[in-house]
RNA sequence: GCUGGCGGCGUGCCUAACACAUGCAAGUCGAGCGAGAUAAGCACAAGCUUAUUUAGCGGCGGACGGGUGAGUAACGCGUAGGUAACCUGGCUUAUACAGGGGGAUAGCACCGGGAAACUGGUGGUAAUACCGCAUAGAUCAACGAGAUGGCAUCAUGUUGUUGAGAAAGGAGAAAUCCGGUAGAAGAUGGGCCUGCGUCCGAUUAGCUAGUUGGUGGGGUAAAAGCUUACCAAGGCGACGAUCGGUAGCCGGACUGAGAGGUUGAACGGCCACAUUGGGACUGAGAUACGGCCCAGACUCCUACGGGAGGCAGCAGUGGGGGAUAUUGCGCAAUGGGGGAAACCCUGACGCAGCAACGCCGCGUGAAGGAAGAAGGUUUUCGGAUUGUAAACUUUUUUGAUCAGGGAAGAGAGAGGACAGUACCUGAGGAACAAGCCACGGCAAACUACGUGCCAGCAGCCGCGGUAAUACGUAGGUGGCAAGCGUUGUCCGGAAUUACUGGGUGUAAAGGGCGAGUAGGCGGGGGUAGAAGUCAUGUGUGAAAGGUCGUAAGAAGAGUACGAGAGAGCAUGUGAAACUAGACCUCUUGAGUGCUGGAGAGGGAAGCGGAAUUCCUAGUGUAGCGGUGAAAUGCGUAGAUAUUAGGAAGAACACCAGUGGCGAAGGCGGCUUUCUGGACAGUAACUGACGCUGAGGCGCGAAAGCGUGGGGAGCAAACAGGAUUAGAUACCCUGGUAGUCCACGCUGUAAACGAUGGAUACUAGGUGUAGGGGGUAUAAAAUCCUUCUGUGCCGGAGUUAACACAAUAAGUAUCCCACCUGGGGAGUACGGCCGCAAGGUUGAAACUCAAAGGAAUUGACGGGGGCCCGCACAAGCAGUGGAGUAUGUGGUUUAAUUCGAAGCAACGCGAAGAACCUUACCAGGACUUGACAUGCACAUGAAUAGAGUAGAGAUACGCUAGGCCUUCGGGACAUGUGCACAGGUGGUGCAUGGUUGUCGUCAGCUCGUGUCGUGAGAUGUUGGGUUAAGUCCCGCAACGAGCGCAACCCUUGUUGUUAGUUACCAUCAUUAAGUUGGGGACUCUAACGAGACUGCCGGUGAUAAAUCGGAGGAAGGUGAGGAUGACGUCAAAUCAUCAUGCCCUAUAUGUUCUGGGCUACACACGUACUACAAUGGCUACUACAGAGGGGAGCAAUCCCGUAAGGGGGAGCAAAUCCCUAAAGGUGGUCCCAGUUCGGAUUGUGGGCUGAAACUCGCCCACAUGAAGUUGGAAUUGCUAGUAAUUGCAGGUCGGCAUACUGCAGUGAAUACGUUCUCGGGCCUUGUACACACCGCCCGUCACACCAUGAGAGUCAGCAACACCCGAAGUCAGGGGUUAAACCCGAAAGGGAUAGCACUGCCGAAGGUGGGGUUGGCGAUUGGGGUGAAGUCGUAACAAGGUA
Repeated sequence: GCUGGCGGCGUGCCUAACACAUGCAAGUCGAGCGAGAUAAGCACAAGCUUAUUUAGCGGCGGACGGGUGAGUAACGCGUAGGUAACCUGGCUUAUACAGGGGGAUAGCACCGGGAAACUGGUGGUAAUACCGCAUAGAUCAACGAGAUGGCAUCAUGUUGUUGAGAAAGGAGAAAUCCGGUAGAAGAUGGGCCUGCGUCCGAUUAGCUAGUUGGUGGGGUAAAAGCUUACCAAGGCGACGAUCGGUAGCCGGACUGAGAGGUUGAACGGCCACAUUGGGACUGAGAUACGGCCCAGACUCCUACGGGAGGCAGCAGUGGGGGAUAUUGCGCAAUGGGGGAAACCCUGACGCAGCAACGCCGCGUGAAGGAAGAAGGUUUUCGGAUUGUAAACUUUUUUGAUCAGGGAAGAGAGAGGACAGUACCUGAGGAACAAGCCACGGCAAACUACGUGCCAGCAGCCGCGGUAAUACGUAGGUGGCAAGCGUUGUCCGGAAUUACUGGGUGUAAAGGGCGAGUAGGCGGGGGUAGAAGUCAUGUGUGAAAGGUCGUAAGAAGAGUACGAGAGAGCAUGUGAAACUAGACCUCUUGAGUGCUGGAGAGGGAAGCGGAAUUCCUAGUGUAGCGGUGAAAUGCGUAGAUAUUAGGAAGAACACCAGUGGCGAAGGCGGCUUUCUGGACAGUAACUGACGCUGAGGCGCGAAAGCGUGGGGAGCAAACAGGAUUAGAUACCCUGGUAGUCCACGCUGUAAACGAUGGAUACUAGGUGUAGGGGGUAUAAAAUCCUUCUGUGCCGGAGUUAACACAAUAAGUAUCCCACCUGGGGAGUACGGCCGCAAGGUUGAAACUCAAAGGAAUUGACGGGGGCCCGCACAAGCAGUGGAGUAUGUGGUUUAAUUCGAAGCAACGCGAAGAACCUUACCAGGACUUGACAUGCACAUGAAUAGAGUAGAGAUACGCUAGGCCUUCGGGACAUGUGCACAGGUGGUGCAUGGUUGUCGUCAGCUCGUGUCGUGAGAUGUUGGGUUAAGUCCCGCAACGAGCGCAACCCUUGUUGUUAGUUACCAUCAUUAAGUUGGGGACUCUAACGAGACUGCCGGUGAUAAAUCGGAGGAAGGUGAGGAUGACGUCAAAUCAUCAUGCCCUAUAUGUUCUGGGCUACACACGUACUACAAUGGCUACUACAGAGGGGAGCAAUCCCGUAAGGGGGAGCAAAUCCCUAAAGGUGGUCCCAGUUCGGAUUGUGGGCUGAAACUCGCCCACAUGAAGUUGGAAUUGCUAGUAAUUGCAGGUCGGCAUACUGCAGUGAAUACGUUCUCGGGCCUUGUACACACCGCCCGUCACACCAUGAGAGUCAGCAACACCCGAAGUCAGGGGUUAAACCCGAAAGGGAUAGCACUGCCGAAGGUGGGGUUGGCGAUUGGGGUGAAGUCGUAACAAGGUA
């Protein structure tokens, strides 16, 4: 939030300890006392008696019960003790006693004051009220004696002397009962003290003056600095004092396997508080919730003078809040107070009311029931599902309702709020009683529609951009059920603070290093004790709760009873291994001594040579220097170069070595001197003296700072020159601090082995440095062994992996340091240090769902290696410049239909737009439609011809015009209507199919096995080789598949067969293979052969293969084609076709005419033609292949200059036709804008076609533009290829410079793989994975958020100093007042008490300066967040300067 039937048992202001109207919550006793009132009785009355009642005096109780949790971090609480340092009313037990007096006072009466609250004076009165006296022990005090015990002071009995201190009565006829006093004992309840335990913060490190102790005095029930004077200077604290924050504590409760963590509602124990603060009185007990006094705040009354009040009792009100109930009934029960009792009081308590707030139980029906109804939802339209669910039949009545009866709770009698309740009986009828959440995964449960990154969902991941199981609704399903979801809190999961039970090489994390303090830990043997430890008793561990059992109840919740358990603490007894303490002892740990060698270990002083620079002088001349290239700079005033001499400072080549030394930082020429440490050997000495080490102390690269020197070279800053879009950089020329020395400071580094120190143990191999021993030798070398250091490899083991591996990151022990998601941030504030720079310690708000490590597969790299390709190079010819053709963009337009977009769009779809095509535009028409199927009804045509109107579609009329039949009708057609047709409309990012591309690149995978925690790897890598993942060899792999190759087609050689339409050598013939003939040749077309690294030699590994050769037409896939792996590009296509969904339905459909797709300042692509002499023109003259041909190809012939026309032989074709050009042979042109080039334009023609205006092609004549080889850039091609020449075909009525094919002529070049592009394999780096067109950083600009500083300002808190000083206790005694007692005859005095006064202390208040916390604050600093802002490009690849 939605919903809501019943009952039982519980629970119910978590916030404002905020304020409270009203009522109630503590009274009672007349058997303590006097008095009054009322009633009754007696009595004439006064009066007396009885009953009831009560204001006052008096007694007991108001200190319990009930509430709350503000304060309190404390002996407050818990636990265990102590009290030889204490009290205890009422109660219980027993003992003793109660004699005799006195003076007041309230009530009351009278007189007053005051508004009231209240109060004054006078008079008189009682007591179980008050006060002396007597008596008194077991009481108390003082001084003694002596006994026992103990714990230091002491305690307990016994006993002596002296002193002090009691009392109350009442009832009853009485017995007697209830009281009184004193002390004793018990019980109960308390006070005080102590051990241990009890939250967070060190960015709180020092605190303390009654403070710590002592003595004297005071004080208390009682110990005590509790208090006071004096004396001493102590006490607490890193085992956390003090300060700040937070908090009532516990039994228990929740959770958890446990250990723990959280919590302290209800019930129970303790504490504290009662409007805030202070104070005492009374009392057995209070510093008193419903008592008193004072002060403050607030509220109320008031006559303004004064008064009253305290719900954190029960109800209730306002307020606050997300949120918590009735101004109920009753004392019947339990308990409490008073009373002798009856009884009274009791918002404790018992009950009821309200609330699904919690736990538990019950119900809303049960059984049967398929036409699987209707309806709903869905659908592939068949069905499926809701669903035995319903209806229907049979049956039951818990609860609710109505009616009747009716408790227990009450232990002898009476007495029941609950309650006419529980319960029982009867009645009726399935009747009155089901919702909520979810349904993408986690997590059980799925479809439809709507929506369209919108609305919305969401605990996390994430859904939603037109097919959403995630949004909303519906149907269905799942779960729980009078509840269900949500939110909040706590624990769990989380071994994610790790005691149980974690880590620190690279994920967060080892201190920069040392010596060492406290602390922690610590070698062998022995002795006694017993602190820890262990064993076994005792006490405690309240009850409730938890566990187990039993009982009633309805079996549950709940209740009652019983048992058992329980950590801890205290205490008795015992054990003695281990730990600790004590004592004795040992030598192996540690140290000392002695002998010896190694070393850039440290400090100081001195010395040396090479080089650089500078100065002087000589020689010498025009450059030097510097760079990718340059320039700045230096130099004719003589540089650079070279020679000689001199000066200065700094650093020490070679040796030099994963060599040495040092704790680390670090240390390098030589000599001297002072000095530290390590190592080896020896075994003389000490005898555990050890390890680690919080704080503290010292050392500590470079840069930097201070003072004073020094300054050759180098070189921040700076200047100049370059580079660049810019270049505050990289490069160059200069150059100051600095670098050097002395003294002082700083104290940090990727101070790294990113690895703290110590000890012990745990396979090996191989270097190297220092020392010892042995073997061997004449000596050295060698070899074996051992200690110390320093490296590499590697097994077990460890590790997330990488890796580590006796120098551990292995196995163990000890100690220290450090970590706990990323960012904010090593920042802010505070403290400490520093001259400063800064260092050290070190957060939070806020924000994100990641950040990170190692490894894997890819991709990428201005990484590497190997290899390939017309990829480059070497060549040839081009494109880019010109004109034209064509396509595209753009622009224009009514429309210029649409698509294609780097390579892989652009002579592409389109193998051919005048109409048609055609989808576009304008206008005219149609609406079951141009096309398909079905149904119903009507009609009989359809069709053809010519005609009229019209642009046509179309409309109208005229003529002609029909099949079968069983006579019902059918077929066909038209019209009307209904279903539907139609769409080149959208979505290629919903799809199928097809295609492009990487790429004809050599790759892509699988099974089993093996390896790896895993992703994955292996195979497929490696050595060779190939065009090839082709093959060979090797190998934890062995095999296999798709690709490669081969099989297919064409071509090159040849055999056989066949011989027309092809062919023709020989024979004959002709103009001619024309004919006869031939089957040889060519050719045709079917089947074969051939080529396989087969042979030889070299190389190679005896392989694969490769090189050369032979033979061969052809040689190493002979040449060309077809053939395109797994996949990539959300690549292309909804306009070939098909298709989901959406849209349209008198229009986005259909049809007609005309127009457009052919536009034209411009830009690009692809081609053609050229620029000419390797040419143009002209004459003559050769040689193809492959195709096509019937609405076709068309010969000979004729006409025309030609296009073409006429005509038509032949040919459905090896038969006929279309059918060559470059070339060759002559001639001409003579380098010109030409006899090059042909655009453009004019005129006249031809052809196709209804129709060439927009808008076709061709011919002739005339015209004769640009163009003289093309910038940057860029394309194709490796041989019958490029280049060049023509021919044919498809499309097609007509139209090709395009496309697809064909042949003719026919080159050049390839050293080679450095570079460009693309690709393959291996490897490497990576912060990329949408994969470099990636990722990503910082300033600036804008918005929002939290936060630091900030002149200040406001508020709170806790203290301190001083002032003032209420109430009140205490002290004082000058004043005043006074019944009890004493003296006195009295007056009076004393004692004592009150009042007032004084003093100390003292709350609130005031003043003051500091401290601390928080709010606000102009401005300001950085930080965070925010789809598409600006500038650059810092990082990730060698990230382009690592």
Predicted 3D model of a 1442-nucleotide RNA (small-subunit ribosomal RNA) from an uncultured bacterium. The prediction has a mean pLDDT of 83. The sequence is in RNAcentral, with records from ENA, Greengenes and SILVA.